[in-house]
A computed fold for a 145-nucleotide part of an RNA from an Acidobacteriota bacterium, annotated as small-subunit ribosomal RNA, 3' minor domain. Its Rfam family is "Bacterial small subunit ribosomal RNA".

Context: one part of a larger RNA
RNA sequence: CACCGCCCGUCACACCACGAAAGUUGGUAACACCCGAAGCCAGUGGCCCAACCGCAAGGAGGGAGCUGUCGAAGGUGGGACCAGCGAUUGGGGUGAAGUCGUAACAAGGUAGCCGUACCGGAAGGUGCGGCUGGAUCACCUCCUU
Numbered sequence: 001c002a003c004c005g006c007c008c009g010u011c012a013c014a015c016c017a018c019g020a021a022a023g024u025u026g027g028u029a030a031c032a033c034c035c036g037a038a039g040c041c042a043g044u045g046g047c048c049c050a051a052c053c054g055c056a057a058g059g060a061g062g063g064a065g066c067u068g069u070c071g072a073a074g075g076u077g078g079g080a081c082c083a084g085c086g087a088u089u090g091g092g093g094u095g096a097a098g099u100c101g102u103a104a105c106a107a108g109g110u111a112g113c114c115g116u117a118c119c120g121g122a123a124g125g126u127g128c129g130g131c132u133g134g135a136u137c138a139c140c141u142c143c144u145u
Stems, first nucleotide, its partner, number of pairs: 003108001005105001008101002011098001013095004018090003023085006031077004039070001041068004047063003052059002111132009
């Protein structure tokens, strides 16, 4: 590349990340209860014992065993948190030449825009309120020459 311009949204196609989602898989640290090894501590009639006392019997002390508190691992349970996957679903982004229309840019062919309500395949339309960052025409005020 200058209106044979620019440009908006739906729809279709491809890819990307994200959100929702019945659920599902795994992890983390706790909690409640059950069970409870080793070991420490405490208790302990009977049982056992060379060292101390005793001539001896026995005593003192000790040991095994048993019981209890604590106690690792394990088991059961309902939750918490984190992460992965997840039919389907929602919009978003990106992508020379797809579809439908033509909303905006000129008075863009109904001036546009903002807020709001309703409506519509889509851009959007209509109502109400507001703004001029509206063209054109006329008038008024002010300034300059």

It was read from a public genome assembly.